Two RNAs folded together computationally: RNase P RNA and transfer RNA, 451 nucleotides in total.
It holds a member of the Rfam family "Bacterial RNase P class A". By type it is a ribozyme.
The coordinates come from a structure-prediction model, not an experiment, and the mean pLDDT is 77.
RNA sequence: GAGUCGGCCGGGUGAUCGCGGCGCGCAAGCGUCGAGGAAAGUCCGGACUCCACAGGGCGCGGUGGUGGGUAACGCCCACCCGGGGUGACCCGCGGGAUAGUGCCACAGAGAGCAGACCGCCCCGAGCGAUCGGGGUAAGGGUGAAAGGGCGGUGUAAGAGACCACCAGCACGGCAGGUGACUGCCGUGGCUCGGUAAACCCCACCGGGAGCAAGGUCAAGUGGGUCGGCACGCCGGCCCUGGCGGAUGAGCGGCCCGCUCGCAAUCCGCUGGUAGACCGCACCAGGGUGCUGGCAACAGCACUCGCAGAUGGAUGAUCACCGAAUCGUCGCCGUCAGGCGGCGAGGAACAGAAUCCGGCUUACAGGCCGACUCGU
RNA sequence: GGGCCGUUAGCUCAAUUGGCAGAGCAAGGGACUCUUAAUCCCUAGGUUGGAGGUUCGAUUCCUCCACGGCUCACCA
Repeated sequence: GAGUCGGCCGGGUGAUCGCGGCGCGCAAGCGUCGAGGAAAGUCCGGACUCCACAGGGCGCGGUGGUGGGUAACGCCCACCCGGGGUGACCCGCGGGAUAGUGCCACAGAGAGCAGACCGCCCCGAGCGAUCGGGGUAAGGGUGAAAGGGCGGUGUAAGAGACCACCAGCACGGCAGGUGACUGCCGUGGCUCGGUAAACCCCACCGGGAGCAAGGUCAAGUGGGUCGGCACGCCGGCCCUGGCGGAUGAGCGGCCCGCUCGCAAUCCGCUGGUAGACCGCACCAGGGUGCUGGCAACAGCACUCGCAGAUGGAUGAUCACCGAAUCGUCGCCGUCAGGCGGCGAGGAACAGAAUCCGGCUUACAGGCCGACUCGU
Repeated sequence: GGGCCGUUAGCUCAAUUGGCAGAGCAAGGGACUCUUAAUCCCUAGGUUGGAGGUUCGAUUCCUCCACGGCUCACCA
């Protein structure tokens, strides 16, 4: 100087005023807490809730090297294999094409137990250009792909037809590894196309819906039943928004099975436009240290308490400091730029809504650490 | 908040074992007509929303984004 990987921060301080939650207080008020690494996309996985605390078979969907981590995962770690890079390192939906089926357009002679257009060679005809028959697949041509590579023997010309070496495949043996796999030796036929993010096969996993889940209360409407009396009104309890339809519904792929049901359940229409509370803020939780492990991570000890709205809080003003960027001046320069002074300027992406673990996407700029290559 | 669907010419839509992206209307030109409309003929117009991947080859298959819709009729 060029680059690779990982981690962190992502405006700060003070004053005044304000907003939401919680606690204390009769009250005034006081104390305390108050966005993010992605709160986002809703792409995976769980917790939780209801339907059988989720059952069997078929179907359907998902995952896909090996070993481990985890509550679980399509995530993470380590390793293997393949590819890229001089290297640090990066990328890979990375099972099976010798179970079967399908497809491989156009071009080309031939595209899947392949084939002969040009060429090469032999024979025959012809004076000849050339024509007919046969052999061949080394060379040319087409294509994404044309059924090993190179050299030799051989031959009319050729060809794994044969030979040596190399690459690849299958089988067997030995060695290493938990394993994916790797190394070595031998044998074989000589070479077997691609595509599974096409159907499919193999292994494993998956019940459905989602906090507008779900529960409690209130209001409203109609009904049942009981009681009272002045006889059409009042009160208690239970069910229930109103009207109509069906006999099944849960079950929204199908079958079995299970459970519930007749004041029930479901569907349709209509009305209504949404009241309060719980769920709901303590967690697979954060930080520090030690131990085990290559690591992801796990265990133990100590310590901390950290948003909870429902038209939806997390802000505004002032003062000081301030990164990027812009202008100008000076110095240096390998003419790309760098450093310094002064002035202007005033901070990226974005904002919780049941919660958690991931992935992906967006992100001005800055800081730290490890490593590689060149000089 | 949760869930679902869509994007192809100016507009409305097609396109299946993945193999040259098409139709109607609209636009431009011509014919017919005295002129216009209607009718007939011809023509142009495409990043198949964007990027990446699988494949010889992608509107189609896979992944990630962008935009739009479901507006009281997707869900209390």